[in-house]
């Protein structure tokens, strides 16, 4: 200096022939129990690493940045 790869709720993922986001864990009210755990009901909680660009519309395309991994010189 080059090539590739990964960045989504507290964590660890999934979601790509583009049409506004989901599962396990955790958390919180509930229910149940003499009481705890397990268990079952509901629910908050991300706008998808940052900038810009295409397009009626992008997490999903393209370009730059940025972090991190791996290779190569």
């Nucleotide at each position: 200096g080059c090539u590739c790869c990964c960045u989504u709720g507290g964590c660890a993922c999934a979601g790509u022939a583009g049409g506004u986001a989901g599962c396990g864990c955790g958390c919180a009210u509930c229910c149940a129990u003499g009481g705890u755990a397990a268990g079952g009901a509901u629910g908050a909680g991300g706008u998808c690493g940052c900038c810009a660009g295409u397009u009626c519309g992008a997490a999903u395309c393209u370009g730059g940045c940025a972090g991190g991994g791996a290779g190569c010189u």